[in-house]
Context: one part of a larger RNA
C1' cells in the first nucleotide's frame, strides 16, 4: 500500500420498512439430483448451475448403446503406378438398412505427350478423445457501482504519498470553493436509437377525398433558459411561470482498471498427449422420454370480484410463395374442400381477451376444479408402439388458498387479459422474445438484513 473487523463517520440500491401479487401445500409441465439402465450421450454447480447451452430430440439431430458393415476411409492435398468398355446410371439375387453383387447402357476435355475421374500403393486424412489449470476468441459476475490511473512537480531513505484527501453538491472523482499541487487519460455525461408535442415537405395500397387521422423524410422544441426565496456575488437546492413535456422527461443501446486459475477445447480456432481395421466412418433398432424419491422454475386451480350460456364492443406489433391462404360448401369438431386475392399499409394468418349487456347457478367437493383413464376420430410425417399435436364422447382424481421459510415490483409500474414471432414437417411451448387492452397500493423513515461508495481507526492477515 491493501484486504479484514458481530470498529466509527457519511451516503446510495425495492436493501429492509410501507404496500401490492406470489411461490413453499395439491395437479401437471419443464429442467436437475438420485436411482435404475445395454445406454438413459456431454457440458453448466452459491449468488453469478438448475424452462440454462437446446430459437423444436418420433428417424434425422446424435455426440449414447445392442447389433452389422467398412479401413486412403464420410472429408482436403501430394506422389508413384495402372485405367476403354474406363468415369456414371445400374436389372436380377442376399440383406433390416448399409453394404455385397454385377446383366445391361455408357461418357467429358486435349496442342495426342496428357488431363479430369476411377483403382492400387505410399504420404495422410479423421476423432463431439483428454487437458477451459497450457492457450485465443467470446461470455457471466462484482456493477451503470463511481471508480481506475498516468505526466511534471513537491514530499519521504524507501515501500509509497500528494493529486483522488477537505467544505459543500450532485445520478455521478458531477460541478463548485479551498488546497503543493498543475494538468492529462479511461470511465460519468454528451454525441447514437425509440418514445411524448408541433411545423415543412411529400404520399399510395391508409382515410371522412383534400389533408384533419395515418404513412416517413426534415426540422423546431427543454437550457435551471425566465422569476421568487435559500445558499458564500459559487457550485447547486426549493417554490413558480410558460410550455405537450422540466431539471437525467420515459425507454434503450453504451459495462472503466480489474475480481472470480469463474464459464466454453461440445459453436469456432489453437498447444500439448491420446487413438489410428479404430476412440474414425457407414446404417437398422433403441437411449437421451426410465421412476420408490429430493429441489429449481413455470402453468392450471381451488370458485360468486365466478362458473356457464346468449348478445355486443375496442387494440398494438408482427409473419406469409415448397408460403400466408378469403368467400362458399361438408363435417358437432379437430379438419376437409376450393381456391380468390397476396412477394403484400392492398390479399392473408385473424375470431383480440378481459371489457359491457342480459340469463342461469346458490355455497356443495358443487354447473368449482380438471388430473387421470377407455372409446371414436383428425393432422403432419417414409414412419407417431416405445415417444407427437389437436377434437367429440364419456371419465371425472388430488385442491377449500398452502409450515418454517422465500421471490418480484417504484407507474402506465405490479396484477389481470389476451395478440404476434421466431425454431419448426409436425410438436410435447405452460419456455423464451416481443406486442398492446384494462390498469393499483405504498414509500414515516434509513436502527436493522442484504449488497456497495467515500473517509478514518484497530491489526500478530497478505
Nucleotide at each position: 500500500u491493501g484486504a479484514c473487523g458481530g470498529g466509527g463517520g457519511c451516503c446510495c440500491g425495492c436493501a429492509c420498512a410501507a404496500g401490492c401479487a406470489g411461490c413453499g401445500g395439491a395437479g401437471c409441465g419443464u429442467g436437475u439430483g438420485g436411482u435404475u439402465u445395454a445406454a438413459u450421450u456431454c457440458g453448466a454447480g452459491g449468488c453469478a448451475a438448475c424452462g440454462c447451452g437446446a430459437a423444436g430430440a418420433a428417424c434425422c439431430u446424435u455426440a449414447c448403446c445392442u447389433g452389422g458393415g467398412u479401413u486412403u476411409g464420410a472429408c482436403a492435398u501430394g506422389c508413384u503406378a495402372g485405367u476403354a468398355g474406363u468415369a456414371g446410371u445400374g436389372a436380377a439375387c442376399c440383406g433390416a438398412a448399409a453394404g455385397g453383387g454385377g446383366a445391361a447402357c455408357g461418357a467429358c476435355c486435349u496442342u495426342c505427350g496428357g488431363g479430369a475421374g476411377c483403382u492400387a500403393g505410399c504420404a495422410c486424412a479423421g476423432g463431439u478423445g483428454c487437458u477451459g489449470c497450457a492457450u485465443g476468441g467470446c461470455u457471466g459476475u462484482c456493477g451503470u457501482c463511481a471508480g481506475c490511473u498516468c505526466g511534471u512537480g513537491c514530499c519521504g531513505u524507501g515501500a509509497g504519498g500528494u493529486g483522488u484527501u477537505c467544505g459543500g453538491u450532485u445520478a455521478a472523482g458531477u460541478c463548485c470553493g479551498c488546497a503543493a499541487a498543475c494538468g492529462a487519460g479511461c470511465g460519468c455525461a454528451a454525441c447514437c436509437c425509440c418514445u411524448a408535442u408541433c411545423g415543412u415537405c411529400a404520399g399510395u395500397u391508409a382515410c371522412a377525398a383534400g389533408u384533419g387521422u395515418c404513412u416517413g423524410a426534415c426540422g423546431a422544441g427543454a437550457c435551471u433558459g425566465c422569476c421568487g426565496c435559500c445558499g458564500g456575488g459559487a457550485a447547486g437546492g426549493u417554490g413558480g411561470a410558460g410550455g405537450a413535456a422540466g431539471g437525467u422527461g420515459g425507454g434503450g443501446a453504451u459495462g472503466a482498471c480489474g475480481u472470480c486459475a469463474a464459464g466454453u477445447c461440445a459453436g469456432c480456432a489453437u498447444g500439448g498427449c491420446c487413438u489410428u481395421u479404430a476412440u474414425g466412418u457407414c446404417c437398422a433398432g433403441g437411449g437421451c422420454g426410465a421412476c420408490a424419491c429430493a429441489c429449481a422454475c413455470g402453468c392450471u386451480a381451488c370458485a360468486a370480484u365466478g362458473g356457464c350460456u346468449g348478445g355486443u364492443a375496442c387494440a398494438c406489433a408482427g409473419g406469409g410463395c415448397a408460403g400466408c391462404g378469403a368467400a362458399g360448401c361438408c363435417g358437432c369438431g379437430a379438419g376437409g374442400u376450393g381456391g380468390a386475392g397476396c412477394g403484400a399499409a392492398u390479399c392473408u394468418c385473424a375470431g383480440a381477451a378481459a371489457g359491457c349487456c342480459a340469463g342461469u347457478c346458490g355455497a356443495a367437493g358443487u354447473u368449482c376444479g380438471g388430473a387421470u383413464u377407455g372409446c371414436a376420430g383428425g393432422c403432419u410425417g417414409c414412419a407417431a408402439c416405445c415417444c407427437g399435436c389437436c377434437u367429440g364422447c364419456a371419465u371425472g382424481a388430488a385442491g377449500u388458498c398452502g409450515g418454517a421459510g422465500u421471490u418480484g415490483c417504484u407507474a402506465g409500474u405490479a396484477a389481470c387479459c389476451g395478440u404476434g414471432g421466431g425454431u419448426c414437417a409436425g410438436c410435447c411451448a405452460c419456455a423464451c422474445c416481443a406486442c398492446g387492452g384494462u390498469g393499483a397500493a405504498u414509500a414515516c423513515g434509513u436502527u436493522c438484513c442484504c449488497g456497495g461508495g467515500c473517509c478514518u481507526u484497530g491489526u500478530a492477515c497478505a
Small-subunit ribosomal RNA, 3' major domain from an uncultured bacterium, 462 nucleotides, folded computationally. Its mean pLDDT, the model's own confidence on a scale to 100, is 87. The RNAcentral record of the full RNA draws on ENA, Greengenes and SILVA.